[in-house]
Molecule: Glycine riboswitch aptamer
Organism: Planctomycetota bacterium
């Protein structure tokens, strides 16, 4: 070199979990907001394995410290009827950066 990796923007697809109770909004319901409890994991965030490195102890080996992934885990944040919004990730396009050749 669109071969590899990453980033930005646009388009498409995209899950889970109570419209339970209380209060307020003219207000029965619907709807909106707040609080409480329950629940979810796929914005973001925290944690850890193998392994590697360092130090100490006489080798084996042990101990301590550091680096160290996630869709695992925590549930801080966020979310929790429909709609809307958000949404890891996937795919298509445009642009940019770095690497290989």
């Nucleotide at each position: 070199a669109c071969c590899c990796a990453g980033g930005u923007c646009c388009a498409u697809g995209g899950a889970g979990a109570g419209c339970u109770c209380c209060c307020g909004g003219c207000g029965c319901a619907a709807c909106c907001g707040g609080g409480a409890c329950g629940c979810c994991g796929a914005a973001g965030g925290g944690g850890c394995a193998a392994g590697c490195g360092c130090u100490g102890g006489a080798a084996g080996c042990c101990a301590g410290c550091g680096c160290g992934a996630a869709a695992c885990u925590c549930u801080c944040a966020g979310g929790u009827a429909c709609u809307a919004a958000g949404g890891a990730c996937a795919c298509g396009g445009a642009c940019c950066u770095g690497g290989u050749g």